RNA sequence: GGGCGUAGUUCAAUGGUAGAACGUAAGCUUCCCAAGCUUAAAGCGUGGGUCCGAUUCCCAUCGCCC
Numbered sequence: 001g002g003g004c005g006u007a008g009u010u011c012a013a014u015g016g017u018a019g020a021a022c023g024u025a026a027g028c029u030u031c032c033c034a035a036g037c038u039u040a041a042a043g044c045g046u047g048g049g050u051c052c053g054a055u056u057c058c059c060a061u062c063g064c065c066c
Stems, first nucleotide, its partner, number of pairs: 001066005008022004016052001024040005045061005
């Protein structure tokens, strides 16, 4: 100097309510387990600025990679 930081994990999205898969919990089903179905919980690294409105744009900062 450049890139990245979003759910427990792996990844999307993008100035106007943030989604998916896997996982987790509960229920249904089953003699039991597994599988399957339904529901739920859970998140934009931190601090400022711009804006009617910021995860997104700008600045600083922290962490990781080159």

Source information
Model confidence (mean pLDDT): 81 of 100. Transfer RNA from a mouse gut metagenome, 66 nucleotides, folded computationally. Rfam family: tRNA. It is annotated as a transfer RNA. Rfam's curators write: Transfer RNA (tRNA) molecules are approximately 80 nucleotides in length.